[in-house]
RNA sequence: AACUUAUCAAGAGCGGCUGAGGGACUGGACCUAUGAAGCCCGGCAACCUGCAUAGUUUGUAAGGUGCUACUUCCAGCAAAAUGAAUUCCAUUUUGAAAGAUAAGGG
Numbered sequence: 001a002a003c004u005u006a007u008c009a010a011g012a013g014c015g016g017c018u019g020a021g022g023g024a025c026u027g028g029a030c031c032u033a034u035g036a037a038g039c040c041c042g043g044c045a046a047c048c049u050g051c052a053u054a055g056u057u058u059g060u061a062a063g064g065u066g067c068u069a070c071u072u073c074c075a076g077c078a079a080a081a082u083g084a085a086u087u088c089c090a091u092u093u094u095g096a097a098a099g100a101u102a103a104g105g106g
Base pairs, nucleotide, nucleotide: 003104004103005102006101007100008099013041015040016039017038021031022030025076026075027074028073042068043067044066047064048063049062050060051059052058072098077095078094079093080092081091082090083089
């Protein structure tokens, strides 16, 4: 690296440094000098560990991660429903795929 399982509609800064890009990919719509990304501090959350509780639950937030614009920003594949009707197209819903994170795994 592959693979497995779980989650992805909630939550989180009028802070400091610094200075141009950014949210995986493609398209769209966006954010950004009223300051992007990054670093520090703060915060959120509770997957693993710890502690307490207790009889597999609840709490806590010390440790390991993670996260801190937009539902994973929306769509990318398939099916169904509706739009009178086949194709097309549009909308909605569901499922998958891809991705992210955690815990395993090797």